This is a predicted structure of a 65-nucleotide RNA (transfer RNA) from Sciurus vulgaris. Rfam family: tRNA. About the family: Transfer RNA (tRNA) molecules are approximately 80 nucleotides in length. Gene Ontology term of the family: triplet codon-amino acid adaptor activity. Its mean pLDDT, the model's own confidence on a scale to 100, is 83. NCBI's taxonomy places the organism under Eukaryota, Deuterostomia, Dipnotetrapodomorpha, Glires, Sciurus.
RNA sequence: GGUGUGGUUCAGUGGUAGAGUAUUUGCUUAGCAUGCAAGAGCCCCUGGGUUCAAUCCCCAGCACC
Numbered sequence: 001g002g003u004g005u006g007g008u009u010c011a012g013u014g015g016u017a018g019a020g021u022a023u024u025u026g027c028u029u030a031g032c033a034u035g036c037a038a039g040a041g042c043c044c045c046u047g048g049g050u051u052c053a054a055u056c057c058c059c060a061g062c063a064c065c
Stems, first nucleotide, its partner, number of pairs: 001065004007021004015052001023039005045061005
C1' cells in the first nucleotide's frame, strides 16, 4: 500500500444486498449424469464517528497478501 460481502468465487460504492458455483426439494431417467423449475442460506471482519439514512465516506483495531 491492497483486500475482507451466503459453504465457495465474486458483483454491488449512500436509500436496509445480487450473480456463478455448491447445497435442498420436485420433474425428467430403469438408475446415474445432464437438463428444467422452485426453495433455503449473508444484519456485508470488529469497534467508534459523519449523515435523516452507511456494505459504501472518515478513524482505530484484527486477519491475509